[in-house]
RNA sequence: AGCCGAACUCCCGGCAAGAAGCCGGGGGACGGGGGAACCAAUCAGUUGGGGCGAACCACCCAUGGGGGUGGACCGCGGCUCUUUCCGCGGUAGUCCGUCAGCUAACCCCGCAGGCCAAAGAAAGAGG
Numbered sequence: 001a002g003c004c005g006a007a008c009u010c011c012c013g014g015c016a017a018g019a020a021g022c023c024g025g026g027g028g029a030c031g032g033g034g035g036a037a038c039c040a041a042u043c044a045g046u047u048g049g050g051g052c053g054a055a056c057c058a059c060c061c062a063u064g065g066g067g068g069u070g071g072a073c074c075g076c077g078g079c080u081c082u083u084u085c086c087g088c089g090g091u092a093g094u095c096c097g098u099c100a101g102c103u104a105a106c107c108c109c110g111c112a113g114g115c116c117a118a119a120g121a122a123a124g125a126g127g
Base pairs, nucleotide, nucleotide: 002115003114004113008028009027010026011025012024013023014022015021030110031109032108033107034106039101048099049096050095051094052093056071057070058069059068060067061066072091073090074089075088076087077086079126080125081124082123083122084121085120
């Protein structure tokens, strides 16, 4: 200096010599959940179900963990955006607790964490 992500920004107070940084509170921006009517759904009701997230689906092998193939999805290739191609990588984790479709009013919660190492091609738009 940059990247993933909602996870940024401003103000006040405290710690700190100051700055950086940390802690607490508040505003804004951003993200998520719950929640009518209408609509959708109803065949289910236990092998429970559902949410965040790209982190899922099918098949095969193994069955102790797991492995493979295909599909789908996500990210990166360094000024930004869109499309196509090429290359590389990823498909974790966690929460609710038997409950959840959509959803105006309304209510609630979050604002973390992590990561490179010289950076592809074409067309279009912009800075």
Model confidence (mean pLDDT): 77 of 100. The RNA shown here (c-di-AMP riboswitch aptamer (ydaO/yuaA leader)) has 127 nucleotides and comes from a soil metagenome. The model forms 92% of the base pairs in the Rfam consensus. The RNAcentral record of the sequence draws on MGnify.